[in-house]
Context: one part of a larger RNA
Order: sequence, then structure tokens, then C1' cells
RNA sequence: UGACGGGGGCCCGCACAAGCAGCGGAGCGUGUGGUUUAAUUCGAGGCUACGCGAAGAACCUUACCUGGGCUUGACAUACAGGUGGUACCAAACCGAAAGGGGCGGGACCUUCGGGAGCCUGUACAGGUGCUGCAUGGCUGUCGUCAGCUCGUGCCGUGAGGUGUUCGGUUAAGUCCGAAAACGAGCGCAACCCUCGGCGUUAGUUACAAGUGUCUAACGCGACUGCCCGGGGCAACCGGGGGGAAGGUGGGGAUGACGUCAAGUCAGCAUGGCCUUUAUGUCCAGGGCUACACACACGCUACAAUGGCGACUACAAUGGGCAGCGAAGCCGCGAGGUGGAGCGAAUCCUCAAAAGGUCGUCUCAGUUCGGAUUGCAGGCUGCAACUCGCCUGCAUGAAGUUGGAGUUGCUAGUAACCGUGGGUCAGCUACACUACGGUGAAUACGUUCCCGGGCCUUGUACA
Repeated sequence: UGACGGGGGCCCGCACAAGCAGCGGAGCGUGUGGUUUAAUUCGAGGCUACGCGAAGAACCUUACCUGGGCUUGACAUACAGGUGGUACCAAACCGAAAGGGGCGGGACCUUCGGGAGCCUGUACAGGUGCUGCAUGGCUGUCGUCAGCUCGUGCCGUGAGGUGUUCGGUUAAGUCCGAAAACGAGCGCAACCCUCGGCGUUAGUUACAAGUGUCUAACGCGACUGCCCGGGGCAACCGGGGGGAAGGUGGGGAUGACGUCAAGUCAGCAUGGCCUUUAUGUCCAGGGCUACACACACGCUACAAUGGCGACUACAAUGGGCAGCGAAGCCGCGAGGUGGAGCGAAUCCUCAAAAGGUCGUCUCAGUUCGGAUUGCAGGCUGCAACUCGCCUGCAUGAAGUUGGAGUUGCUAGUAACCGUGGGUCAGCUACACUACGGUGAAUACGUUCCCGGGCCUUGUACA
């Protein structure tokens, strides 16, 4: 000087408390451990691994296994030699395919030397093989925490200190005052995007016009600016007026010096090492989907604030040409047929659901719950056995609110409700991400648990 303390002081954070909804019990989905396996490819491992890389494993993907092939190679560059029915296409035949085989057909440019191509050979290619303890880049985390430093000066033999401490104040090393310091940099804040109010301009969305809902471009608007009180009459704090909005208005983007030899050689790049008729490469099939178990994260429930039936309202964001696909018709339905319109404020997706009204069920393993299984179908795709999704009929399991423990959330939030999108032929999405609808409760307080900041103290630690 740091780090640490079941030392002290001050102060923050859904950290506790107050409250709401869960998880932990059940069934199912997904990930992981374990076990199994020819293989169940690999990585991620307290917080910061475990619906994570994977925003799509039937083949492909695919890196794994079994078997069958190829050897200058699936791909690049260079050199030497060779080749003229050459390159290329390719029938028989073997084969699961890859591959082998080769009847036959048969080019291009040219300055006529040749070139391109092909074959052989040599250099080399190739490797998702190892090392993230050799690395770049990128990322997680402490943490959007308020900190981390520098120049000069001053103090100290020196390490170093001072500044950055102290008194206030703030979300903030934010600002004010004091002070051997005076300044400065990276952070904070602001500048950027978005939502909320108003105005101007423009307009094939709405409606009959013209308006202006709306759309989107620009601008205005908020600054403790005004008033009262507190304060050292400083920073600032409390209250008020006006205002769509008030003291950082809500949200986002933005992550200082550094820490964890944190993560990633399997995104990519890259040193070294290893491999070279194989650790490369092609193909078929299988596996990544196994199943006595254990954990993590979710979905659906256990019902009456509910289930079922009928009728009836009100959204927003998005996506669409190898696409979205209307009306009509067929089918109980998934779906089929059909093709209008639309490269889209114009057409389609589109129905929102919870909600409301009426009826029914009456506390029961039930008209709750839907697992599981049987049968019959639909769709995508070369192909749904291993191993897809959906529909109808039948079947109806566990489950009656979940031990110790544990998670999220402070407002348009939690909770509940549906909708879109990416990936994608299809989909194991209950995931992720975005959008709107309905819309709470509680915070006395900082003693305690966890994490963090500043000052101070002890130390046999560095």
C1' cells in the first nucleotide's frame, strides 16, 4: 500500500422486512448428471454451467458408431512431364449408395507455336485432432457499482502519501464549502433512439364531399425557470403555482482502471505439437431421441373468482412472390379444392383471448384434470420403423395447494389473457424474442441474511 476480520462508523441495492404470484409434491416438455451403448459427437460446471452454444438433430445438418469405397485427394496454388477422338456426356454389368466399369456419342479459344481441360509425378492440400495455462478477437462477472488514474507542486531516507481526506449534499469523485495543493484524463451526467403534450408541412388509411382520426418529417416544450419555507442564505432539501409532463418524466442504447491463468483453438483467425492409402475425404445405415435413477428450468392441473354450451364486443407489433393466399364448394375436423387480390397504410395472414349476457353442472377424483393407450384419418417431405406435427372417435392415469427449503416482482410493474416474428420443407416451441388487453397488493423500517461503496481500526497474510 492492499487484502481480510463472527472490529467500528456512515450509506446504498426487491438485500431483508411488508406484500402478491410461484418453485420444491403430480403428469408431461426441455437441459444436465449418472448409467447403458458399437456410438449414445463435443463444449459449458457455485453466484457467472444445466429451454446454455442449438434462432429448428427423420436424411442432410453431424463433428460420433458400424460397414463399404477413394488416395495430389471434396477444395487452392505452383512446377515438370505426358495427352488429341482430348475435355465432357455415357449404355451393358457389380453395388445399399459411394465407387468401379466403360459400348457408344463428342466440344471451346488460337497470332497454328499453343492455351484451357485432362492424366502422371513433385511441392502440397486437408484435419470440428491436442493445447483458451502459448494467443488475437469476442463474451460473461463484480456492475451502470462510483469509482480508477495522471502532470506539476508539497510531505516522506524510502515503499508511498497528498490531490481523491474533512463538513454538508446527490442517483453519482453530483455539486458547494473547507483544506498544500493547483489542474487534467478515463468513468458519472449530457449529447443519440423511443414513449407521453402541442404546432407546422405533406398525404391513394377512414368517410359521400371535405375534414382530419391516423401516418411521418421537422420544430416547440422542462431549466429547480417562478413562489413560500429550511439551509452557512452555498450546494441542496421540503411544499406550492402553472403545465400533457417536475425535479434524472418512463424505457433503451451506452459497461472506467481492472478481477476471476473466468469462457471460447467446435463461429472466425492464429503460434507450437500431432496426423498424411489417414486423425483426410465420399457413401449407406445407425446414433446424438437409450433409461433403475438424481438435479435444473418450464408447461398443464388439482377446480365454482370454475368447467361446458350458445350468443355478443374491444387491440397492438409484425410477416408475405419457390411467398401470403380471400370468397365459394367438399369434409364432424385436421385438411382438400379453388384461385380473386397483393412485392403490399391498398390484398392476405385477421379469429384476438381473458371480458359481457343467458343456460347448465352443485363439491364428486366430478361435466375437474388431461397423461397413457387403441383405432381411423390429414399434412410436409425422395423417405415419418428407429424418430415429425396435426385431426376425429374411444380410453381416461397421477393429481384434492405440495416437507426442509427456495425464486421473481416497487406500477401500467407483478399476476392473468391472448397475438406476431425469427429459425424453418415439416416440426417434437410448453423455448426465445417482440406486441398489445385486463390490471393489483405492499414498503413501519435498516436490527438481522446477501452483495456493494467511503472513512477508520487490528493483523503473525501478500
Source information:
The part of an RNA shown here (small-subunit ribosomal RNA, 3' major domain) has 462 nucleotides and comes from an uncultured Chloroflexota bacterium. Rfam family: Bacterial small subunit ribosomal RNA. Its family is annotated with structural constituent of ribosome and ribosome in the Gene Ontology. The RNAcentral record of the full RNA draws on Greengenes.